[in-house]
RNA sequence: CUAUCAUCCAGAAAGGCGGAGGGACUGGCCCUGCGAAGCCUUGGCAACCUUCAUAUCACCUAUGAGAGGUGCCAAAUCCAUCCCGGAGGAAUUCCGGGAAAGAUGAUGU
Numbered sequence: 001c002u003a004u005c006a007u008c009c010a011g012a013a014a015g016g017c018g019g020a021g022g023g024a025c026u027g028g029c030c031c032u033g034c035g036a037a038g039c040c041u042u043g044g045c046a047a048c049c050u051u052c053a054u055a056u057c058a059c060c061u062a063u064g065a066g067a068g069g070u071g072c073c074a075a076a077u078c079c080a081u082c083c084c085g086g087a088g089g090a091a092u093u094c095c096g097g098g099a100a101a102g103a104u105g106a107u108g109u
Stems, first nucleotide, its partner, number of pairs: 002108007013042005021031003026080003043073003048069003051065005077101001082098006
């Protein structure tokens, strides 16, 4: 980089440096000099993989721990676009499901 599969309405921030952007893209709507991005330190959340424990003869599987590898710590992936169904007199309205796009993990090339 690309492919497959799983998950995405829960959860979790302080300090230092820095000095104007950030929330993927577009539109909206937000965050931000009461300090954005980025870097560093410390802390935390979670349980995808490894590991360990328990149940099982064992495998599978389930539950738990949180030691190792990732990930994450404003707002549902912040919301929306395309398709289907429903509500509604109707709407640029509301509800549900799916797709697409994206993020993360595992596996493979």